[in-house]
This record gives sequence, structure tokens and C1' cells, in this order.
RNA sequence: UUCCGAUAAAGGCAAACCCAUCGUGAGGUGGGGACGCAAAGCCACGGAUCAGAAAAUUUCUGAUGGCCGGGUUACCGAA
Repeated sequence: UUCCGAUAAAGGCAAACCCAUCGUGAGGUGGGGACGCAAAGCCACGGAUCAGAAAAUUUCUGAUGGCCGGGUUACCGAA
């Protein structure tokens, strides 16, 4: 350095739900709140799922990165 991931240390993020707000909607944003996470940091490239519209069971647009795969960056250093 790479791989790897501890009954280590310092920390980090934040599910469901509630309130407010944006959106046709899936869902997003802010606050509260913690189910969990070793990348639950970032990227919609591939698949999957969800929503909307049209057309005839397909296409397009959008969403989900905490659905899976992939790319990229990164704290610590036991076995």
C1' cells in the first nucleotide's frame, strides 16, 4: 500500500413514525426521532421496483443509491 473488518478508539449517517413544506404522483426538503449501517459518502451506467402519460401489453418521462450489481473517494488498524 492492497485485501480484510475487532466486545478497539475517535467519530459519522439516519429507517419507520410525527410536524411543516414542495410535487399529478412515486417521492423530495427542513425539524424531531432511531430501525439499523464499515462506506447507509458520492454517481441513475445496467437490472429490479414504484409513479405518471400515451399507445395497445409496449414505449417514454420521473423516482428509489437504506433493492441488487458496477464505478469512484474515504476514518481506524486488532486478527